Annotation:
Transfer RNA from a Chloroflexota bacterium, 75 nucleotides, folded computationally.

[in-house]
RNA sequence: GCCCCAGUAGCUCAACAUGGAGAGAGCGUCCGAGUCCUAAUCGGCAGGUUAGGGGUCCGAGUCCCCUCUGGGGCU
Numbered sequence: 001g002c003c004c005c006a007g008u009a010g011c012u013c014a015a016c017a018u019g020g021a022g023a024g025a026g027c028g029u030c031c032g033a034g035u036c037c038u039a040a041u042c043g044g045c046a047g048g049u050u051a052g053g054g055g056u057c058c059g060a061g062u063c064c065c066c067u068c069u070g071g072g073g074c075u
Base pairs, nucleotide, nucleotide: 001074002073003072004071005070006069007068010027011026012025013024020058030044031043032042033041051067052066053065054064055063
């Protein structure tokens, strides 16, 4: 230098392919129950500019372009 993959909640991931209602799950945090106290277990809440910017579209996490970051391959 060229090519490929990934980037979504604190962490691990789903939703892609065929764009379509309010972006979900598990774990964790927090609150409560539980217990003499803790833990296990159970219940509940909160938490997201879907890496950043632009475009297409009635509608974008999803498609297109650029940039950034990480990983891999080739030279």

The source organism's lineage runs through Bacteria, Bacillati and Chloroflexota. Its Rfam family is "tRNA". Its family is annotated with triplet codon-amino acid adaptor activity in the Gene Ontology. Its mean pLDDT, the model's own confidence on a scale to 100, is 80.